A computed fold for a 135-nucleotide RNA from Jidongwangia harbinensis, annotated as SAM riboswitch aptamer (S box leader). NCBI's taxonomy places the organism under Bacteria, Bacillati, Actinomycetota, Micromonosporales, Jidongwangia. The coordinates come from a structure-prediction model, not an experiment, and the mean pLDDT is 80.
RNA sequence: ACCUCAUCCAGAGGGGCUGAGGGAUACGGCCCGUUGACGCCCCGGCAACCACCACGCAUGUCUCGAUGACGAGGCCGAGCGCGGCAGGUGCUAAUUCCGUCCCCGCGUGCGUCUGCCGCAGGGGAAAGAUGAGAG
Numbered sequence: 001a002c003c004u005c006a007u008c009c010a011g012a013g014g015g016g017c018u019g020a021g022g023g024a025u026a027c028g029g030c031c032c033g034u035u036g037a038c039g040c041c042c043c044g045g046c047a048a049c050c051a052c053c054a055c056g057c058a059u060g061u062c063u064c065g066a067u068g069a070c071g072a073g074g075c076c077g078a079g080c081g082c083g084g085c086a087g088g089u090g091c092u093a094a095u096u097c098c099g100u101c102c103c104c105g106c107g108u109g110c111g112u113c114u115g116c117c118g119c120a121g122g123g124g125a126a127a128g129a130u131g132a133g134a135g
Base pairs, nucleotide, nucleotide: 003133004132005131006130007129008128013043014042015041016040017039021032022031023030026100027099028098029097044092045091046090049088050087052084053083055081056080057079060075061074062073063072064071065070096127101124102123103122104121105119106118107117109116110115
């Protein structure tokens, strides 16, 4: 790389360098950009996937008392939940900027017999991103 799972309409900007394109890819739309975008570096910030901490539940186990189901207490790896923290990542224009493929809805639309066109209308898929895992 490929594969699996979860999430993706919330949130969060200043400085320095650079100098022409950029918004993943192709096309269309729409935006950002010489009032300096994109990218890189520094500092800040956002969030809470993983890690860590505390508590609760469940499960398991041990001890004791009963011995008939049971009761009390201790401990507890994996699991679930509430909270905390900010160590490892990530992110810090626009829903992953929107559409493209499928289904549905809508239209003083076109065509006339189930088709075409349009819609930042709804849902799903694909693709992508991020994390965790597996390898």